[in-house]
């Protein structure tokens, strides 16, 4: 430099262009226990990488950027 593949909560991941972007794990708060632990309930956390295009309607599709990965040279 060239082709691909990914980037969504603190951490692993969902979501076929269409209802308020969900779900475990974790944090907190609660119940439980002598006390922690585990369990069980519960709240709260998201410009969906930036930034433009397309639609009525974007995470989704297209264009560029910017970060990761693999392979080629």
């Nucleotide at each position: 430099g060239c082709c691909c593949c990914c980037g969504u909560a603190g951490c692993u991941c969902a979501a076929u262009g269409g209802a308020u972007a969900g779900a475990g794990c974790a944090c907190c708060g609660g119940c439980c226990u002598u006390c922690u632990a585990a369990u069980c309930c519960g709240u709260a956390g998201g410009u969906u990488g930036c930034a433009g295009g397309u639609u009525c309607g974007a995470a989704u599709c297209c264009u560029g950027c910017c970060g990761g990965g693999c392979g080629c040279g």